[in-house]
RNA sequence: GCAGGAAAGGUGAUCGCUCGUGCCUCGUGCACGGGAGGAAAGUCCGGGCUCCACAGAGCAGAACGCCGGGUAACGCCCGGUGAGGGAAACCUCGAGGAAAGUGCAACAGAAAACAAACCGCCCGGCGUGCUUGCGCGCCAGGUAAGGGUGAAACGGUGGGGUAAGAGCCCACCGCGCGCUCGGUAACGAGCGUGGCACGGCAAACCCCGUUCGGUGCAAGGCCAUGUAUAGGAACGUUCGAGGGCUGCUCGCCCGAGUUCCAGGGUAGGCCGCUCGAGGCGCUCGGUGACGAGCGUCCCAGAUGAAUGAUUGCCACGAGGUCUAGCGACCUCGAACAAAACCCGGCUUAUCGACUGCGCCC
RNA sequence: AGGCGCGUAGCUCAGCGGUAGAGCACUACCUUGACACGGUAGGGGUCGUUGGUUCAAUCCCAAAUCGCGCCUA
Repeated sequence: GCAGGAAAGGUGAUCGCUCGUGCCUCGUGCACGGGAGGAAAGUCCGGGCUCCACAGAGCAGAACGCCGGGUAACGCCCGGUGAGGGAAACCUCGAGGAAAGUGCAACAGAAAACAAACCGCCCGGCGUGCUUGCGCGCCAGGUAAGGGUGAAACGGUGGGGUAAGAGCCCACCGCGCGCUCGGUAACGAGCGUGGCACGGCAAACCCCGUUCGGUGCAAGGCCAUGUAUAGGAACGUUCGAGGGCUGCUCGCCCGAGUUCCAGGGUAGGCCGCUCGAGGCGCUCGGUGACGAGCGUCCCAGAUGAAUGAUUGCCACGAGGUCUAGCGACCUCGAACAAAACCCGGCUUAUCGACUGCGCCC
Repeated sequence: AGGCGCGUAGCUCAGCGGUAGAGCACUACCUUGACACGGUAGGGGUCGUUGGUUCAAUCCCAAAUCGCGCCUA
C1' cells in the first nucleotide's frame, strides 16, 4: 500500500417481552421451538410486487455518457483503454461533442479570440550634432524572435535564413488528415502527408446518443361498525359533467352523477406479511464480476410497536498496589446503532482486533 | 411514504461566476449641564461544514454532511 472475512465477547442463574405449534383445568395458563444489522441508518439509485388500458403516440422534463462484459435492473460490479498523481507497491477520474450555433473571461496588459506594435529590433526619408560613421529627434513602414502583463498571448526546442524577423526552410517533438498492421472495441504502433488551419469553459445555454408511463404496502383486497332518505348552490346525463391519467396535447376506457357550502357519523379487525433474483457446502466453466449443476437447511414479523433487565464465573484492554520474578488483588472500559412489504447496490457512522500478499527504508 | 425550500455581520435581509453590501444594533468623537434625538468617523464575516468543476466559487455540481422549515397522502 492492497485484499479478505469474522464478529461487535463467552457461559450460567433469576425475572420479563413477542411470534408459532401443541395441550388442558380455556387462564392472556403451561410446555417446546424461533426472535435484529453490517450497516436494520440516509432514503440517493435500480428492481420485484400492487392497482390504474398488460402500458399507447407526440411534446416537455429528468437521469446517464471512454470500450467490452456481468446482472432482473442500475448512477452498481468486473476486465481493459486513455488522462492525472506517487520514489515504489499502488491510487484517483461526472472520461461524448468546443472544425452546428449562442454566450463568458474581472483585474492587469499595447493587444483576450477572423488578434494586437507599449518597450525593444530593422530598412528607408527628413532634420540636426560632431570625432565622417556613429549619436539624437521626427515621419512612413517592416517585425510577434526578445522584454513586460496575465490563469490564458494564436505550436515548442535547435539550426539555417534574413535588413531585422517570421513554418520562410530543415531536423526532432506536438497537432490535423490518410493508409497499413495489432486489438471484438476504446485505443495503440508504424509509415506517409499538411507547414499549423482547429486556444479554454459544456458541474454555461446547447447539440448528439441511450434509458425512463403513473403509483407506492397509508399500494391493493375483504369483513364489521356508524350515518341524514333533512338543507342550500353550481355543472351535467350521448352536443356528455367527472374520473382512470400522471406536466401538457392527442388517443383509449369507464361513465350518471360530480363538486362546493353548512351540518352529522365511523375511526375496529383480517389478508397482503414473509420461501426469497434465499442461505450454506461441493463440483464444473470463466482472468474476473458472475454463471451452471448437485446436495442440504428454513432462519424475526411487532403495530405505540417484542428481541430486555439484574447478577455470578471466565476471556480481552487500560491504570494502580504488592512481589526478585511467575503472578495475585482492586478500579475502570468495551463502538456505531437497532427490523416495519421484500430484494440488489451506493453513501455515511463505527471502540478494538485478526489473516494473507506486496512496496520502500 | 412522496415532494419542495432555507442557512451571508449580534438581528432582519440583499447579492447568484470577477476585491461581500444595506437597515437596525455596537464603538469613538461632536452636540447637551446630563440623557435621548441628530451629525461625523470606524470596527465586526471560516457566506453552515466538506469535497469537486473553473484561471477564479457566497454564486455552479454532489448518491457527501449538519441544522431548520413547509406541503401532500